About this RNA:
Model confidence (mean pLDDT): 84 of 100. Large-subunit ribosomal RNA, domain I from Faecalitalea cylindroides, 543 nucleotides, folded computationally. Its Rfam family is "Bacterial large subunit ribosomal RNA". Gene Ontology terms of the family: structural constituent of ribosome and ribosome.
[in-house]
Context: one part of a larger RNA
RNA sequence: GGCGUACGGAGGAUGCCUUGCCACUCGAAACUGAAGAAGGACGUGCCAAACUGCGAAAUGCGGCGGUGAGCUGUAAGGAAGCGAAGACCCGCCGAUCUCCGAAUGGGGGAACCCGGCCGGCCACACAGCCGGUCACCGCACGGUGAACACAUAGCCGUGCAGGGAGGUACCCGGUGAACUGAAACAUCUAAGUAACCGGAGGAAAAGAAAACAACAGUGAUUCCCUGAGUAGCGGCGAGCGAAAGGGGAGAAGCCCAAACCGGUCUGAGGACCGGGGUUGAAGGACCGCGGGAUGACAAGAAGGAGCAUAGACGAACGCGAUUGAAAGCGCGACCGAAGAAGGUGCAAGUCCUGUAGUCGAAAUGGUCCGGAAGUCUAGCGGGAUCCUGAGUACGGCGAGACACGAGGAAUCUUGUCGGAAGCAGGCGGGACCAUCCGCCAAGGCUAAAUAUAAACGAGUGAGCGAUAGUGAACCAGUACCGUGAGGGAAAGGUGAAAAGAACCGCGGGAGCGGAGUGAAAGAGAACCUGAAACCGUAUGCCU
Repeated sequence: GGCGUACGGAGGAUGCCUUGCCACUCGAAACUGAAGAAGGACGUGCCAAACUGCGAAAUGCGGCGGUGAGCUGUAAGGAAGCGAAGACCCGCCGAUCUCCGAAUGGGGGAACCCGGCCGGCCACACAGCCGGUCACCGCACGGUGAACACAUAGCCGUGCAGGGAGGUACCCGGUGAACUGAAACAUCUAAGUAACCGGAGGAAAAGAAAACAACAGUGAUUCCCUGAGUAGCGGCGAGCGAAAGGGGAGAAGCCCAAACCGGUCUGAGGACCGGGGUUGAAGGACCGCGGGAUGACAAGAAGGAGCAUAGACGAACGCGAUUGAAAGCGCGACCGAAGAAGGUGCAAGUCCUGUAGUCGAAAUGGUCCGGAAGUCUAGCGGGAUCCUGAGUACGGCGAGACACGAGGAAUCUUGUCGGAAGCAGGCGGGACCAUCCGCCAAGGCUAAAUAUAAACGAGUGAGCGAUAGUGAACCAGUACCGUGAGGGAAAGGUGAAAAGAACCGCGGGAGCGGAGUGAAAGAGAACCUGAAACCGUAUGCCU
């Protein structure tokens, strides 16, 4: 020195564990904000760095409920207190709520600086402090009032719980890629996706036929299954890809404009207000007859029911031995509308919390019933006249959307140029024409069935178990890195209980040896188990 053996050190794998995650299901609920949100900064405790809570009324204040013996959070210490005159804790409703932030008196390098007006405090005064108010836009009303006579614009004032900003995803709209695929690539695809922007809501959008259909019929929209990978589209390549119909979910229909009548104003053109009226068997106005019936409701009071937000009751077991400890074992019982689960010194239906079941709200919220009140609501006949959405429909050119790439290309939208009819009317039925059939555009509103899953509740898992599972089980979007956008960790486990080692010895200390605790200290806080690499001590063999 090597190999081996034994015993150690170091190290932190493995096993076990779980407070944290992942995925999914169901339920309930679904907007917040100038009455200042979301999110923050700074404060706030007897001692207080951090987290949590709270806001100068600051680990909190008031009221009403619940609960019932302890309490002053994490947090173990000390001090000082509170509590059966009911504290702490839990729920509901209030009060307070600095500064920044849409941030809005002005400014600004967020959490800072500087003001005006009104009122108050202090005060000789300059100052200072406190409360209120002062952004912009929009709308309504009033006033004033140019070029330009009237007028209008503009300006001013008053009023407004109007707007602004936020919100995981979902929704509607605007702008709109590329990689990629086509085994290259240009039409095409990816894809109207991603991204950005605007807007809305608890859903959004769509929606009451100028629709489908096919000689039979249906009767708003939305969603699911089917039709169907069909019909089609397509360098007929890659690919893209319907609809009717059928079956379901859910069902709900309405309001204006106009004609005409009345009113106000008028520049005599008309404008505004009220009535009227709202459709395709055309309807309405208008004229005549008749009539105040019937029903509906999406806005809905009192009252009632049940629900949510605290809670309450809740069956049944003992002994023995082993053990540090019994819930395991033995013996003998019991309950069960409860043998889900978690905890308790080991493995508990009967110890604890619970579970099945039952009960419960002063207050607030929402649901249903309820219908006060309110809103709306009709018929028959006549057919002369009037009305029934215009730079619209439609056409040319250029585009886009439709499953449909210009195609035979209907239909929808419209940048541009043209441009109707108007009920004896008009549009559609996939070029176009006729016949036939369907429908009534150029105004608007509309629940439910549908989408989502941030937050709340209940659960489930041939999901993970600390290099896994979220980046984050731990004070993590932290430490740290970066000018910045941004990037982004590591880090869990004593024990049943701190009983966390009084005291003694050595040492400057760290630490160690005794003693003591404990079942165990080879569980001693660098703490469960404690693999390997690696480092030693001793020894056998070889050299």